[in-house]
RNA sequence: GUCCCCCUCGCGCCGAACGAGCGGGCCGUGUCCGCUCGACGGGGGAUCCAACCCGUCACUCCGGGGCGAGCGUCGCGAGGGAGUCGGCCCGAAGCCGAUCGAUCGCGACGGAGGCCAGCUCUUCCGGCCUCAGCCCGUCAGCUAACUCCGUAGGCGCGGGGAAGAGGUCGC
Numbered sequence: 001g002u003c004c005c006c007c008u009c010g011c012g013c014c015g016a017a018c019g020a021g022c023g024g025g026c027c028g029u030g031u032c033c034g035c036u037c038g039a040c041g042g043g044g045g046a047u048c049c050a051a052c053c054c055g056u057c058a059c060u061c062c063g064g065g066g067c068g069a070g071c072g073u074c075g076c077g078a079g080g081g082a083g084u085c086g087g088c089c090c091g092a093a094g095c096c097g098a099u100c101g102a103u104c105g106c107g108a109c110g111g112a113g114g115c116c117a118g119c120u121c122u123u124c125c126g127g128c129c130u131c132a133g134c135c136c137g138u139c140a141g142c143u144a145a146c147u148c149c150g151u152a153g154g155c156g157c158g159g160g161g162a163a164g165a166g167g168u169c170g171c
Stems, first nucleotide, its partner, number of pairs: 010157005018038009039151006049141001061081002063139001064136004071110008083099006111131006119166007
C1' cells in the first nucleotide's frame, strides 16, 4: 500500500414500513415490552358509468384477482396437458408424425424503476444498477358512507457535472 472478515459508533440507501407521549422490566441508562395519539401505505365496498344481454366483424385453448417499477413486441431454441389433421389397424385401444401452444432460456428494440447523499424537490448531460419476489383461492371493475389489513425486511461507506425552485441557519 492492497484485499478479506468481525465488533462498535456515525452517516446514508431501497421500501408504506415512521414520529410523539405515558407506563413497566432490566440496571449494561440504554434497550426491550405494553398502551394512546398522530403519520404513511394497501385491500374490500353503492348510486352513476363500465361490464353483462341481443346483433355484426376480428381475435382467442391452459379460471380470475391483489401487493410491487419489476412490463410490451419480435426473433431463435426447448416445450407439458387439451384440441385438430394424417398414418398404422376390418375397427378400436394404443402408438407415431404434424399443427397449435401455457411455460422456460437467450437475444434485439421499446418502455419503466433506483443510486451518484450530507435540507427537500424538478430538469438536462454522463456513469453504475434493476425489471424480482410474494399473496388470495374459483372470488372481488370503478366506488361515497362503511369496513379490513400493514408499519417489515434488506443493503452501503460508493458519492460526477450543469441549471433552477423552495426552505433552514448564521451575519